[in-house]
Context: one part of a larger RNA
RNA sequence: CUGGGCGUAAAGCGCAUGUAGGCGGAUCAUUAAGUUGGGGGUGAAAUCCCGGGGCUCAACCUCGGAACUGCCUCCAAAACUGGCGAUCUGGAACACGGUAGAGGAAAGCGGAAUUCCGAGUGGAGAGGUGAAAUUCGUAGAUAUUCGGAGGAACACCAGAGGCGAAGGCGGCUUUCUGGACCGUUGUUGACGCUGAGAUGCGAAAGCGUGGGGAGCAAACAGGAUUAGAUACCCUGGUAGUCCACGCCGUAAACGAUGAGAGCUAGUUGUCGGCAGGCAUGCCUGUCGGUGACGCAGCUAACGCAGUAAGCUCUCCGCCUGGGGAGUACGGUCGCAAGAUUAAAACUC
Numbered sequence: 001c002u003g004g005g006c007g008u009a010a011a012g013c014g015c016a017u018g019u020a021g022g023c024g025g026a027u028c029a030u031u032a033a034g035u036u037g038g039g040g041g042u043g044a045a046a047u048c049c050c051g052g053g054g055c056u057c058a059a060c061c062u063c064g065g066a067a068c069u070g071c072c073u074c075c076a077a078a079a080c081u082g083g084c085g086a087u088c089u090g091g092a093a094c095a096c097g098g099u100a101g102a103g104g105a106a107a108g109c110g111g112a113a114u115u116c117c118g119a120g121u122g123g124a125g126a127g128g129u130g131a132a133a134u135u136c137g138u139a140g141a142u143a144u145u146c147g148g149a150g151g152a153a154c155a156c157c158a159g160a161g162g163c164g165a166a167g168g169c170g171g172c173u174u175u176c177u178g179g180a181c182c183g184u185u186g187u188u189g190a191c192g193c194u195g196a197g198a199u200g201c202g203a204a205a206g207c208g209u210g211g212g213g214a215g216c217a218a219a220c221a222g223g224a225u226u227a228g229a230u231a232c233c234c235u236g237g238u239a240g241u242c243c244a245c246g247c248c249g250u251a252a253a254c255g256a257u258g259a260g261a262g263c264u265a266g267u268u269g270u271c272g273g274c275a276g277g278c279a280u281g282c283c284u285g286u287c288g289g290u291g292a293c294g295c296a297g298c299u300a301a302c303g304c305a306g307u308a309a310g311c312u313c314u315c316c317g318c319c320u321g322g323g324g325a326g327u328a329c330g331g332u333c334g335c336a337a338g339a340u341u342a343a344a345a346c347u348c
Stems, first nucleotide, its partner, number of pairs: 004319003007302002012316001014201004021194003025088004030083002033081002035077008049065006091191001092188004096183004103177007110154001115149007125136002162169002206247006215241002220236004258315006266293013297304002321348003330341004
């Protein structure tokens, strides 16, 4: 390279925006770059191949043919691809009217609970465990009532529910703001899809500076357990967890399933709209989202099955035996931790 693959065997970038590039709807007209047919020139000789001939044969030599799959040029064709021109509405986008939502950012507010502080009542234990002890308590604990401080998280509602590209998002109110869906027509008229590089976002932990610190809690200390116990259990407890700004850029970042488009039996639930019907929550239809089952088909099997892992098309990413190794070296990035790119010897 060809060929084969990527849910679980090796393999889908964590996710998006988008540059180059690749690919691209319908009709008409034109062009002739690609494409197709024909002609001409060239494609040295030798070699290769085919048919003869010569050395006794063969290798070898030699004659003829074919071939040299290519390039250049001329003529012609116009279906397809491309170019140019015109038109169209089905793709895409916009306008208008609505709808649902933990989508995002900022500010403010609220109650329950834990802890701590002050005061009252009260008087011996409390706490904790498998059992204990460390621990707290007559300097008045635990319990209980009132008042106060502070931080963090938002019970019920809550759902196999909703929203978001992914990470993720849950008390309430206001302001700003992104997307989706539905409906009626209308507008633009292919404006589209994908996307190497690039750029942005990206849980938790971690890092820097400054705050904050109730609870929880790596590290650490003590008590137990145990042969030991650098653990599991218990009592404490610092980073951290929280906020602002800036880094980090990784996860079983998972649906272990890239994005977009078309086509292909059904049944049933749920969420959001719209229309109609009956008359206030149900039925029917339809569009969009999200589940369960299941035919064909696919699959090594498990299973998937209109939200495909079915049948096709376009584009990107990735894989090529196990270990060595996601390591070394070098480069890039980072304050660091490290991340990313990424081998070989050797070995089975």

A computed fold for a 348-nucleotide part of an RNA from an uncultured Hyphomonadaceae bacterium, annotated as small-subunit ribosomal RNA, central domain.
The prediction has a mean pLDDT of 87.